[in-house]
RNA sequence: GCCGCGGUGGCGGAAUUGGUAGACGCGCUGGACUUAAAAUCCAGUUCUAGCGAUAGAGUGAGGGUUCGAUUCCCUCCCGCGGCA
Numbered sequence: 001g002c003c004g005c006g007g008u009g010g011c012g013g014a015a016u017u018g019g020u021a022g023a024c025g026c027g028c029u030g031g032a033c034u035u036a037a038a039a040u041c042c043a044g045u046u047c048u049a050g051c052g053a054u055a056g057a058g059u060g061a062g063g064g065u066u067c068g069a070u071u072c073c074c075u076c077c078c079g080c081g082g083c084a
Base pairs, nucleotide, nucleotide: 001083002082003081004080005079006078007077010026011025012024019067027045028044029043030042031041032040046057047056048055049054060076061075062074063073064072
């Protein structure tokens, strides 16, 4: 240099004929149980604004197509693998 695969909450990892983003697990927080703890069970857990109900933003970055993009197209960045 060329080719292929990948990048989504704190971490792993789902969601695709384009149509409610973050299921599920780990971790964390609060509670129950316990003399106390562990284990187990219940609830919560992206960010911002708001007392709140809610609203807006958010899938590596930027642009394009579309009524609508994590998903399709283009350029770039990063990681892994292969070829030279």